[in-house]
RNA sequence: GUUAUGAAAAGCUAAACUCAUUGCGAAGUGAGGACAGAAAGCCCAUGGGUCUCAAGCAGAUCGCCAGGUUGCCUAU
Numbered sequence: 001g002u003u004a005u006g007a008a009a010a011g012c013u014a015a016a017c018u019c020a021u022u023g024c025g026a027a028g029u030g031a032g033g034a035c036a037g038a039a040a041g042c043c044c045a046u047g048g049g050u051c052u053c054a055a056g057c058a059g060a061u062c063g064c065c066a067g068g069u070u071g072c073c074u075a076u
Base pairs, nucleotide, nucleotide: 004076005075006073012037013036017032018031019030020029021028022027035063041069042068043067046066047065048064049061050060051059052058053056
């Protein structure tokens, strides 16, 4: 340096729910909160699934399943 393994010493993200706010809506954003996570980082201009609607060459979901890509620590 590379590959595989891993919630573990330090760290990281933040489910449900609540408040505010945006949107027709799914849902998003901010704050609180902490279910869970070894990629719960990113990509829907990667394939499917599910959901929304004003039904289209439209939108939401990457914490639905895969796939791609990048990356931290410690130990073997």
Model confidence (mean pLDDT): 82 of 100. This is a predicted structure of a 76-nucleotide RNA (c-di-GMP-I riboswitch aptamer) from Sulfurovum sp. It was read from a public genome assembly, where an Rfam model found it. Of the family's consensus pairs, 94% are formed in the model. Rfam family: c-di-GMP-I riboswitch aptamer. About the family: GEMM was predicted in a large-scale screen for bacterial structured RNA regulatory elements.